[in-house]
Context: one part of a larger RNA
């Protein structure tokens, strides 16, 4: 010189883009961050409409729906950086493996049984919550038959599945519930993909030798068990291996890449935002369900807090978004919206989304605009200096002409908006001019938002500071102080004429900054 996620002092107009607890992985009041789906399922508490009424109400019948049973999703989005020198990460290979939702093929979907909750009546508890007895349904749960592939196989064989919902219909049939065709989404089993995960190996990967020896499942084998899956992963026997100065093992540090700063580069330093990976969820351990998890806003157990109690018992976990204490030099709203990207369920409307997108605060960072333009010597006045003549500030100012960016006030206005869904045409499927599903046209949708941007209207009208001025380093007089009060990066100034202290004129250098301190090449 360049830089920071900075902080302090002093100032302080506007935009636009970004970035914002680096410390206590301290504790955490409220509120909000995962839910949905009646087109699985038996309901019908509430709300609207209908229908019945003796006017008290009743009927699930319709729209819808609280509980519930069931399905998918809460394993992803979001936070953190404790831990972890190596089950991590980075590049470069491997082989003994799983993969819901998706895509494609193939080949099914017959036919029966038992419960349970919801609810009802009864009991226990202050709660939480729970028991006991009775009723019922399913895409819940179990059998049965089939088995293209599949799994075992002693090659004879032999295991092993499913589920139904819904949208329209013209003969026929009907028990008037449908059957029966017809389109849709489902379910089972298998085949490849795609994704995504999981194992393995090799080379990189901080400091310390005032840390030289470590290691018994330990290092190989056999046979087993166990996983999805190879493997001391785990067990029995059996062998004495392994690993180290090319740094083993201990110790401190440390989350890792891409990147980021700096430099010419090599290189040193780093690891905020964004993007991969990992690890973790109050602390320490477990396991269930599950296509996946030993699971941030699930479950248990044990701890330490904290709450609430009737003392028998219970509750809870902000390293999600805001927010509050508290630590600290230091980091913001308890905000709007789901418009739009993107998830989750859902046939679909649609709900649900503190992901997101937006708005609010902070000169915190880069960037960009403005604070005024031309003219004006009597070089006014005032300040300062002065050698008392004048110099200086100063063409600044004043005046006088002329402009309105930016802000302020009316006014107008794009783009972010494509879907889907509903209308309307035209095709495809069908027995069908239903229903579906596919082109195409229209029309609906904005949180931001007083938007961006245009225009109009007035008035120079509202908008400049900080630092320095001995050398190094651009920029110098005056007073005042008198080794004092101070200054200081380094040299050094100050003891009575101080361009170095402090004030003042005037100067220098940035500029809505400037300066300090810290930090890093």
């Nucleotide at each position: 010189g360049a830089u920071u996620g900075a902080a302090c002092g002093c100032u302080g107009g506007c935009g636009g883009u970004a970035u914002g607890c680096u410390u206590a992985a301290c504790a955490c009041a409220u509120g909000c961050a995962a839910g949905u789906c009646g087109a699985a399922c038996g309901g019908u508490a509430g709300c609207a409409g209908g229908c019945c009424u003796u006017c008290g109400g009743g009927c699930g019948c319709u729209g819808a729906c609280g509980a519930g049973u069931g399905g998918c999703g809460g394993a992803c989005g979001g936070g953190u950086g404790c831990g972890u020198a190596a089950u991590g990460c980075a590049u470069a290979g491997g082989a003994a493996u799983c993969u819901g939702c998706c895509u494609a093929u193939u080949a099914g979907u017959g036919g029966g049984g038992g419960a349970u909750a919801a609810c009802g009546u009864g009991g226990g508890g202050a709660a939480a919550c729970u028991c006991a007895c009775g009723c019922u349904a399913a895409u819940a749960c179990c059998g049965c038959a089939u088995a293209c592939g599949a799994u075992c196989u002693a090659c004879g064989g032999a295991u092993g599945a499913a589920a139904g919902c819904u949208g329209g219909g013209g003969a026929c049939c009907u028990u008037c519930g449908g059957g029966c065709c017809u389109g849709g989404c489902g379910c089972u089993a298998a085949u490849a993909g795609a994704u995504g995960a999981g194992c393995c190996u090799a080379u990189g990967u901080u400091g310390g030798a005032u840390u030289a020896g470590c290691u018994a499942g330990u290092u190989g084998g056999u046979a087993g068990g166990g996983u999805a899956a190879a493997g001391g992963c785990c067990u029995a026997c059996c062998a004495a291996g392994g690993c180290g100065a090319c740094g083993a093992u201990c110790c401190a540090u440390a989350g890792c890449u891409g990147g980021u700063c700096u430099g010419a580069g090599a290189g040193g330093a780093u690891g905020a935002u964004c993007a991969g990976c990992c690890a973790c969820a109050c602390u320490g351990g477990g396991a269930c369900u599950g296509a996946g998890a030993c699971a941030c806003g699930g479950c248990c157990c044990a701890g330490a807090c904290u709450c609430c109690u009737a003392c028998g018992g219970g509750a809870g976990g902000c390293a999600g978004c805001a927010g509050u204490g508290g630590g600290g030099a230091a980091u913001a709203u308890u905000g709007g919206a789901c418009a739009a990207u993107g998830g989750g369920c859902g046939a679909a409307a649609g709900c649900c989304u503190g992901a997101u997108c937006c708005a609010g605060c902070a000169a915190u960072a880069c960037c960009g605009c403005g604070u005024g333009u031309g003219u004006g010597a009597a070089g006014a006045a005032g300040g300062c200096c002065u050698g008392a003549g004048g110099g200086u500030u100063g063409u600044a100012a004043a005046g006088c002409a002329c402009u309105u960016u930016c802000a302020a006030u009316g006014g107008g206005a794009a783009g972010g908006a494509a879907u889907a869904c509903c209308u309307g045409c035209c095709g495809g499927u069908u027995a069908a001019u239903a229903c579906c599903c596919g082109g195409u046209a229209g029309a609906c949708u904005g949180a931001c938002a007083u938007u961006a941007c245009c225009c109009a209207u007035a008035c120079a009208a509202g908008a400049a500071g900080c630092a320095c001025c001995g050398g190094c380093u651009a920029a110098c007089u005056c007073c005042g102080u008198g080794c004092c009060a101070g200054c200081a990066g380094c040299c050094g100034c100050g003891g009575u004429a101080a361009u170095a202290c402090g004030g003042a004129g005037g100067g220098u250098g940035c500029a809505a900054g400037c300066g300090u301190u810290a930090a890093u090449c």
Small-subunit ribosomal RNA, 5' domain from Methylomonas subterranea, 521 nucleotides, folded computationally. The organism belongs to Methylomonas, within Bacteria.